[in-house]
RNA sequence: GCAAACUGCCGGAAAUGGCAGGACGCAAAGCUACAGGGGGCUAAGGCGGCGCAGUUUUCGCGCGGAUACGGAACGCGGAAAUGAAUGUGACGCUAUGCCAGCCCGGCCGCCG
Numbered sequence: 001g002c003a004a005a006c007u008g009c010c011g012g013a014a015a016u017g018g019c020a021g022g023a024c025g026c027a028a029a030g031c032u033a034c035a036g037g038g039g040g041c042u043a044a045g046g047c048g049g050c051g052c053a054g055u056u057u058u059c060g061c062g063c064g065g066a067u068a069c070g071g072a073a074c075g076c077g078g079a080a081a082u083g084a085a086u087g088u089g090a091c092g093c094u095a096u097g098c099c100a101g102c103c104c105g106g107c108c109g110c111c112g
Base pairs, nucleotide, nucleotide: 001026002025006021007020008019009018010017011016024101030107031106032105036104037103038102039099040098041097045094046093047092048091050089051088052087053086054082055081056080057079058078059077060076061075062074063070064069
């Protein structure tokens, strides 16, 4: 000289950054992240398959009818399928985002 954790406020989808307080520590805990490399963090957006919704088919009930019976439409519930499109949820992958107080490197660098 700097300033960790933590606290408050602001930015950000987040990682995290800025300011104030605060000091764990630090010869470089100064700068450099597309005018270096490695590694790590996040996943807004994008991609992927999956689930739910939705959709299609069918059955039953409601409904009509004096009875037998019953086409369509509408509503509710069950079953099967899921081609495409749409909405939505979590999961996986991904940096254009972030970390220099993770490591290596580069530049500048106080006193004795």
A computed fold for a 112-nucleotide RNA from uncultured Dysosmobacter sp., annotated as c-di-GMP-I riboswitch aptamer. Its mean pLDDT, the model's own confidence on a scale to 100, is 79. The RNAcentral record of the sequence draws on MGnify. NCBI's taxonomy places the organism under Bacteria, Bacillati, Eubacteriales, Oscillospiraceae, Dysosmobacter.